SAM riboswitch aptamer (S box leader) from Rudanella sp., 113 nucleotides, folded computationally.
[in-house]
RNA sequence: GAUUUAUAAAGAAGCGAGGAGAGAUCAGGCUCUACGAAUCGCUGGCAACCUACCCAACAACGGCAAGGUGCUAAUUCCUGCCCACAGCAAGGUGCUGAUGGGGCCUAUAAAUU
Numbered sequence: 001g002a003u004u005u006a007u008a009a010a011g012a013a014g015c016g017a018g019g020a021g022a023g024a025u026c027a028g029g030c031u032c033u034a035c036g037a038a039u040c041g042c043u044g045g046c047a048a049c050c051u052a053c054c055c056a057a058c059a060a061c062g063g064c065a066a067g068g069u070g071c072u073a074a075u076u077c078c079u080g081c082c083c084a085c086a087g088c089a090a091g092g093u094g095c096u097g098a099u100g101g102g103g104c105c106u107a108u109a110a111a112u113u
Base pairs, nucleotide, nucleotide: 001113002112003111004110005109006108007107008106013043014042015041016040017039021032022031023030026080027079028078029077044072045071046070049068050067051066053063054062081102082101083100084099085097086096087095088094089093
């Protein structure tokens, strides 16, 4: 890097370095940011995918949070494709919607390669 499966409306911030951007990409929207962005380090925290441990005949469920990851503004920030619904206009149908569902993409974990 690829494939498969699962999850993504909950949850969790301080300090130091840094110095202008950031929210994955493209587009639109919206938001964060010199009251200091990205990024890096430290500490804390959240969660519970994997390992260990407790429970248990085993597994599952449940528990724990030591280890391996992950995460720590806003739903994956929202939308984009399809279906439904609602409103407006309309001869086919079109436009709009932070309405619902599905899909795509992306992210993370685990397994395989």
Its mean pLDDT, the model's own confidence on a scale to 100, is 81. It was read from a public genome assembly, where an Rfam model found it. Its Rfam family is "SAM riboswitch aptamer (S box leader)". Its family is annotated with regulation of gene expression in the Gene Ontology. Taxonomically the source falls in Rudanella (Bacteria, Cytophagia, Cytophagales, Cytophagaceae).